[in-house]
A computed fold for a 476-nucleotide part of an RNA from an uncultured bacterium, annotated as small-subunit ribosomal RNA, 3' major domain. Its Rfam family is "Bacterial small subunit ribosomal RNA". The coordinates come from a structure-prediction model, not an experiment, and the mean pLDDT is 82. The full RNA is in RNAcentral, with records from ENA and SILVA.
Context: one part of a larger RNA
RNA sequence: UGACGGGGGCCCGCACAAGCGGAGGAACAUGUGGUUUAAUUCGAUGAUACGCGAGGAACCUUACCCGGGCUCAAACGCAUAAUGACGACAGUUGAAAGAUUGUUUCCCUCCGGGGCAUUAUGCGAGGUGCUGCAUGGUUGUCGUCAGCUCGUGCCGUGAGGUGUCGGCUUAAGUGCCAUAACGAGCGCAACCCCUAUCGACAGUUGCUAACGAGUAAAGUCGAGGACUCUGUCGAGACUGCCGGCGCAAGCUGUGAGGAAGGCGGGGAUGACGUCAAAUCAGCACGGCCCUUACGUCCGGGGCGACACACGUGUUACAAUGGCAGGGACAGCGGGAAGCCACCAAGCGAUUGGGCGCGGAACCCGAAACCCUGUCUCAGUUCGGAUUGGAGUCUGCAACUCGACUCCAUGAAGCUGGAUUCGCUAGUAAUCGCGCAUCAGCCAUGGCGCGGUGAAUACGUUCCCGGGCCUUGCACU
Numbered sequence: 001u002g003a004c005g006g007g008g009g010c011c012c013g014c015a016c017a018a019g020c021g022g023a024g025g026a027a028c029a030u031g032u033g034g035u036u037u038a039a040u041u042c043g044a045u046g047a048u049a050c051g052c053g054a055g056g057a058a059c060c061u062u063a064c065c066c067g068g069g070c071u072c073a074a075a076c077g078c079a080u081a082a083u084g085a086c087g088a089c090a091g092u093u094g095a096a097a098g099a100u101u102g103u104u105u106c107c108c109u110c111c112g113g114g115g116c117a118u119u120a121u122g123c124g125a126g127g128u129g130c131u132g133c134a135u136g137g138u139u140g141u142c143g144u145c146a147g148c149u150c151g152u153g154c155c156g157u158g159a160g161g162u163g164u165c166g167g168c169u170u171a172a173g174u175g176c177c178a179u180a181a182c183g184a185g186c187g188c189a190a191c192c193c194c195u196a197u198c199g200a201c202a203g204u205u206g207c208u209a210a211c212g213a214g215u216a217a218a219g220u221c222g223a224g225g226a227c228u229c230u231g232u233c234g235a236g237a238c239u240g241c242c243g244g245c246g247c248a249a250g251c252u253g254u255g256a257g258g259a260a261g262g263c264g265g266g267g268a269u270g271a272c273g274u275c276a277a278a279u280c281a282g283c284a285c286g287g288c289c290c291u292u293a294c295g296u297c298c299g300g301g302g303c304g305a306c307a308c309a310c311g312u313g314u315u316a317c318a319a320u321g322g323c324a325g326g327g328a329c330a331g332c333g334g335g336a337a338g339c340c341a342c343c344a345a346g347c348g349a350u351u352g353g354g355c356g357c358g359g360a361a362c363c364c365g366a367a368a369c370c371c372u373g374u375c376u377c378a379g380u381u382c383g384g385a386u387u388g389g390a391g392u393c394u395g396c397a398a399c400u401c402g403a404c405u406c407c408a409u410g411a412a413g414c415u416g417g418a419u420u421c422g423c424u425a426g427u428a429a430u431c432g433c434g435c436a437u438c439a440g441c442c443a444u445g446g447c448g449c450g451g452u453g454a455a456u457a458c459g460u461u462c463c464c465g466g467g468c469c470u471u472g473c474a475c476u
Stems, first nucleotide, its partner, number of pairs: 002475001004472002007470007015460002019423005026315008034306002042053002064301007076124009087104007106115003126290002129288003135284002137279003140275001142273001147186006153162003166177003192267004197235007207224002211222003238261001241255001242253004304442001317416001321375007333364003338357002342353004382413001387408007429452007
């Protein structure tokens, strides 16, 4: 100087408390450990690994295993030599890759040669092989915490200190006052995006108040720019005004005005650094290693195993519910080898026709909710695992190992021990919808969207993490 203390003071955070809903018990999904295996490829491992890399493992992917092949090689560059092909078609063999046979087959030319392709030889190749403790780049975490420093000056023999401390204040090293310090930088804040209000401009594919037409109904048509909306540009919020407190900064008020009030809500944005944190398997790269194999092609298998243990989820255990019939209302988005209206067939998954739409025009489209009826507390009209049978679709191919449909079957489960997680408002809880990846899909995952919509916060003693000052110190 730091770090540390079951030392002290001040302060903050869903940290505790107050509440609401979960996990831990059940079944299943998924990841991990372990075990097994020819292989169950590799990485990630307290917080900061474990629905993580993976935003799609039947083949491919694929890196693993078994087997069959190739050795200038699957692709590319250079040099030398040879050939006129390469390819296409047909055949044999084979699980395929591959091997092999037959037919056909280049261009330009000044005739020196050149172009192109194949083959041979050589040099470069190739490696998801090792080292993240040789590295770049990127990322997690402390932490969106309020800190981390510099120049000059001053103090100290020096390490270093001061500034950055103190009082008040703030979400904030935010600001004010004070001051041997005076200034400055990286952070904070603001500038950026979305959202809440209004105005101007612009009205088609959007809208419809007035006028006219028209219908079973309908912005359906003429028309219109008022309204909604869409889009660009502006306005608006600054403690600006008023009252109280205060030297000031600022705090406060069922204050005014206002759509919004004191950071309005959300996002993007992550200082100096810490963990020799993570990644050589995204990529790049030093060194080391392999070169008829640790390279590469193909068929099949595996990554999907299963006594068990853990994490994350889904569905439930029911009446604030289940089932049947009827009725209503979104937003984000996506669509051509696509979305598919409508009609028909089928109980259904789906199929056969077929309109429109590269889309403010067409299509994909809600559920919880409301009304009526029924069930009456039961392992049930709860719950849906598992299994049998019959099918549909994608795809060369659903045995290992796909999703979906129908019939039958109807397991555990009656609210879950110690313990533990999330959340302070359009939040939690609950309800459905969309998208990426994608032939299909093991999605209950991830990322978004809207619908319905709470309870509680006395307070900071305690638990956890953090900031500032101070003290002790056997550590640096």